Predicted 3D model of an 88-nucleotide RNA (THF (Tetrahydrofolate) riboswitch aptamer) from a sheep gut metagenome. Rfam family: THF (Tetrahydrofolate) riboswitch aptamer. From the family's description: Tetrahydrofolate (THF) riboswitch was first reported for Ames et al. as an RNA motif in 5' untranslated (5'-UTR)regions of folate transport and biosynthesis genes in Firmicutes genomes. Of the family's consensus pairs, 93% are formed in the model. The sequence is in RNAcentral, with records from MGnify.

RNA sequence: CAGAGUAGAAACGACGCGUUAAGUGCCUCCGGAUGGGAAGUCGCCGGUGGACGAAGGCUUACGCCGCGGUGUCGUUUCGCAUCCGCUG
Numbered sequence: 001c002a003g004a005g006u007a008g009a010a011a012c013g014a015c016g017c018g019u020u021a022a023g024u025g026c027c028u029c030c031g032g033a034u035g036g037g038a039a040g041u042c043g044c045c046g047g048u049g050g051a052c053g054a055a056g057g058c059u060u061a062c063g064c065c066g067c068g069g070u071g072u073c074g075u076u077u078c079g080c081a082u083c084c085g086c087u088g
Stems, first nucleotide, its partner, number of pairs: 001088003008078009017068003026050002029047004036084003040080001056065003
């Protein structure tokens, strides 16, 4: 001098959940984890409280098609601001 490597994010796919409203998103407070180590938030996760809020339809039936800034997994891409460390 260069590189590797996080939590996560986006897209695509699959299987689901809800549509009798959970979930997602927003605000308050508390806690937790977070490149190999230490530490950390304006990022992420969990909990409490609060406000707001939705697209259903078809079929004799089996079931099907939608909707939700919906969950999980897989693939690809992107990917730590401090100190120390690792590789060349």